[in-house]
Molecule: SAM riboswitch aptamer (S box leader)
Organism: Effusibacillus dendaii
RNA sequence: CUUCUAUCCAGAGUGGUGGAGGGAUCUGGCCCGGCGAAACCACAGCAACCGGUGUUUCAACACACGGUGCUAAAUCCAGCAGGACAAGUUUCUGGAAGAUAGGAG
Numbered sequence: 001c002u003u004c005u006a007u008c009c010a011g012a013g014u015g016g017u018g019g020a021g022g023g024a025u026c027u028g029g030c031c032c033g034g035c036g037a038a039a040c041c042a043c044a045g046c047a048a049c050c051g052g053u054g055u056u057u058c059a060a061c062a063c064a065c066g067g068u069g070c071u072a073a074a075u076c077c078a079g080c081a082g083g084a085c086a087a088g089u090u091u092c093u094g095g096a097a098g099a100u101a102g103g104a105g
Stems, first nucleotide, its partner, number of pairs: 001105008013043005021032003026079004044071003049067003052063004075097001080094005085088001
């Protein structure tokens, strides 16, 4: 990088360095940001995908030790297709794209 499977409306932040951007990408919105963005570091935390350990009714559960991941807003919302009726700044389902984990190449 490609592909398969699962999940994505829950949860969890402080400090230091830094100094203007950031919310993946494009478009349109809407937000966050000198009361300090990105990035990096430290510590803390969340979760429970994989490993591990334990329980065990053998399907699960618990722990959080190891490997990841994550810690504004639904993956911030929409974009493509279809449906609903209250007919619009509406709503529902699916898809695409993306993220994470595990497997395969």